[in-house]
């Protein structure tokens, strides 16, 4: 010098547990200025990602116990609290697949 390759940070998808909300808060979309982060090194994007401020849209609630009021004998009317199913393009952690430098250059490891 050739050729192949490996490795992060992260995404994403399943599943566990523990939460939040079901009073609507998060997710998701737009805008604004502003920060991080982006294999082992340097650099680095219109690409990633946080949190701020403002905007547009917007939902699945059911059962049971407990309480108090009227009814009067098993009805009904309220608010709240607990539990069990559920729901939400929910939030953290685990632990499985999966995919992974935008891109440049140098570097590793195998190869003629």
């Nucleotide at each position: 010098u050739u050729c192949a390759g490996a490795g992060u940070a992260g995404a994403u998808c399943u599943u566990a547990u523990c939460g939040c909300g079901u009073u609507a808060a998060g997710u998701g979309c737009c805008g604004c200025a502003c920060g991080a982060a982006c294999g082992g090194a340097g650099a680095g994007u219109u690409g990633u990602c946080g949190g701020g401020c403002g905007g547009a849209c917007g939902a699945a609630a059911a059962g049971c116990a407990c309480c108090g009021g009227a009814g009067a004998u098993u009805u009904u009317c309220g608010a709240g609290u607990g539990c069990u199913u559920g729901c939400g393009g929910u939030g953290a952690u685990g632990a499985g697949a999966u995919c992974g430098c935008a891109u440049c250059u140098c570097g590793c490891u195998g190869u003629a």
Predicted 3D model of a 112-nucleotide RNA (THF (Tetrahydrofolate) riboswitch aptamer).
Model confidence (mean pLDDT): 77 of 100.
It was read from a public genome assembly, where an Rfam model found it.